RNA sequence: GUUUCAAGCGCGCCGAACCGGAGCGCUCACAGCGCUCCGGGCGGGGGACCCAAACUCCCGGGGCGAAUCGCGGCCCGAGCGCCGCGAAGCGCAGCAGCGCCAGCCCGACAGCUAACCCCGUAGGCGCAAGUACGACACCCA
Numbered sequence: 001g002u003u004u005c006a007a008g009c010g011c012g013c014c015g016a017a018c019c020g021g022a023g024c025g026c027u028c029a030c031a032g033c034g035c036u037c038c039g040g041g042c043g044g045g046g047g048a049c050c051c052a053a054a055c056u057c058c059c060g061g062g063g064c065g066a067a068u069c070g071c072g073g074c075c076c077g078a079g080c081g082c083c084g085c086g087a088a089g090c091g092c093a094g095c096a097g098c099g100c101c102a103g104c105c106c107g108a109c110a111g112c113u114a115a116c117c118c119c120g121u122a123g124g125c126g127c128a129a130g131u132a133c134g135a136c137a138c139c140c141a
Base pairs, nucleotide, nucleotide: 010127011126012125013124014123018040019039020038021037022036023035024034025033026032041121042120043119044118045117046116051111060109061106062105063104064103068087069086070085071084072083073082074081089100090099091098092097
């Protein structure tokens, strides 16, 4: 000097998931960290008049979230399964492009909704890379 791995600090990304204070603990102590509580901020749900809805059959229905829909294929067949393509949507980037399109919860029950009531404040990831142009090599014809 280069490469690889790990940890810490710091910075940054998805997300509501952050800030302040107090107590306890990790320490002899400082710094720092973790847990609990309180306050603020942020996020979500329930919940009137009015409006919407209102009957019959099938199918239960609903919430958080970007995470829904269409087409084609696979399985003898079947689909709330899998695969591919596309559209809507979402994130990074902001020239270009790349990625995501999950998962979980309520439990027969919820339209909107002032007052009011309730709940959450997690988890995950990155730290050198990207774009454009050009040269050369290899292979094939």